The RNA shown here (transfer RNA) has 72 nucleotides and comes from an Alphaproteobacteria bacterium. The organism belongs to Alphaproteobacteria, within Bacteria. It matches the Rfam family "tRNA". Rfam describes the family as follows. Transfer RNA (tRNA) molecules are approximately 80 nucleotides in length. Their secondary structure includes four short double-helical elements and three loops (D, anti-codon, and T loops). The sequence was found in a public genome assembly.
[in-house]
RNA sequence: GGGUGCUUAGCUCAGCGGGAGAGCAUUACCUUCACACGGUAGGGGUCACAGGUUCAAUCCCUGUAGCACCCA
Numbered sequence: 001g002g003g004u005g006c007u008u009a010g011c012u013c014a015g016c017g018g019g020a021g022a023g024c025a026u027u028a029c030c031u032u033c034a035c036a037c038g039g040u041a042g043g044g045g046u047c048a049c050a051g052g053u054u055c056a057a058u059c060c061c062u063g064u065a066g067c068a069c070c071c072a
Stems, first nucleotide, its partner, number of pairs: 001071007010024004018055001026042005048064005
């Protein structure tokens, strides 16, 4: 220098045009003499950034940035 993949909640990830979700973590409550386990409920997101297509974009297209890998 060229190419491929990834970027979504504190962490690990799913979702792949119309409702943003799961597990773990965290908060409150119940349970216990207390702790742990268990149960119930809740909070938490500019879907990396910018632009484009579309009635509508996390999702499609382009560019930028970061990370990983391959080729030279």